[in-house]
This is a predicted structure of a 72-nucleotide RNA (transfer RNA) from Candidatus Magasanikbacteria bacterium RIFCSPHIGHO2_02_FULL_45_10. The coordinates come from a structure-prediction model, not an experiment, and the mean pLDDT is 82. The same sequence occurs in records of 2 taxa. Its Rfam family is "tRNA". It is annotated as a transfer RNA.

RNA sequence: GCCUCUAUAGUUCAACGGAUAGAAUAUCAGGCUUCGAACCUGAAGAUGGGGGUUCGAUUCCCUCUGGAGGCA
Repeated sequence: GCCUCUAUAGUUCAACGGAUAGAAUAUCAGGCUUCGAACCUGAAGAUGGGGGUUCGAUUCCCUCUGGAGGCA
């Protein structure tokens, strides 16, 4: 330099172009307990940036950025 794949809660992953973007774990609050752990209930938390297509984009297209792999 070229090609391919990839980017979603703190972390690990889901999500036919139409859901309130969902779970596990972690965090916080409450319950339970002598106190903790475990367990139960609840809360908060995310689509890498910029454009485009579309009635509608996490999803499709372009570009940039980051990451992984391959070729040279």